[in-house]
């Protein structure tokens, strides 16, 4: 100088599944009573936010070789976009495994 691992940034691209059901203060808007005033009740509707229930989703992260696949023809043994949902997700936004481009740090065979 560096195949080749391993990693950090930026940008593109990037799935699935309920914007389901109930409750709730506070707020606005509209109708009705009582009041002298300030304001109080009730009753409909909106939307945001708190919480609970059930159902689903799987591509951050985790856990697991029971099953399926790969490593490799057998055991062992690992590992997966494979499985299990514990996180996370289910309207959009944020995420988002992984691909692709470009900048970088580590290691190294030669």
């Nucleotide at each position: 100088c560096a195949c080749u691992c391993c990693u950090g940034c930026a940008c593109g691209g990037g799935a699935g599944a309920g914007u389901c059901c109930c409750c709730g203060g506070a707020u606005c808007u509209c109708g009705u009573g009582g009041g002298u005033c300030a304001u109080c009740g009730c009753g409909a509707g909106g939307g945001g936010c708190g919480g609970g229930g059930c159902g689903c989703c799987g591509a951050a992260g985790g856990g697991g070789c029971a099953a399926u696949u790969c490593c490799u023809c057998c055991c062992c043994g690992g590992a997966a976009c494979c499985u299990c949902u514990c996180a996370g997700g289910c309207c959009a936004c944020c995420g988002g495994a992984c691909c692709g481009u470009g900048c970088g740090g580590g290691u190294c065979a030669g």
Predicted 3D model of a 110-nucleotide RNA (Glycine riboswitch aptamer) from Nocardioides sp. Root1257. The same sequence occurs in records of 2 taxa. Its mean pLDDT, the model's own confidence on a scale to 100, is 75.